c-di-GMP-I-GGC riboswitch aptamer from Syntrophobacter sp. SbD1, 76 nucleotides, folded computationally. Rfam family: c-di-GMP-I-GGC riboswitch aptamer. Rfam links the family to the GO term cyclic-di-GMP binding. The prediction has a mean pLDDT of 82.

[in-house]
RNA sequence: GAUGACAGAGCCAAACCCAUCGUAAGGUGGGGACGGAAAGCCACGGGUCUUACGGAAGAUAGCCGGGUUGCCUUUC
Numbered sequence: 001g002a003u004g005a006c007a008g009a010g011c012c013a014a015a016c017c018c019a020u021c022g023u024a025a026g027g028u029g030g031g032g033a034c035g036g037a038a039a040g041c042c043a044c045g046g047g048u049c050u051u052a053c054g055g056a057a058g059a060u061a062g063c064c065g066g067g068u069u070g071c072c073u074u075u076c
Stems, first nucleotide, its partner, number of pairs: 002074001004072001011036002016031006034062001040068003044065003047060005
C1' cells in the first nucleotide's frame, strides 16, 4: 500500500420499551440487538425529513458522495 474472511480480540448499536429535552423532525441516558470494517468525527455537495410557512430556521454522519483521524486481521 491492498484486503475485510465462514477465524480471533475488542468496538458501535436499528426497531421496540422506560426516563428526559424539543412545537416537530429528532437529541441524550438506561434496557435491547436489526445491523455496521469507520455505524469514529465534520452539514461541504446532493437526497430525505420537520416547523411557528419562509428571501427562513432546523433534523439526519445508521441515505449517498466528499473531507479528516484511527484499532485489529489476512496477504504482498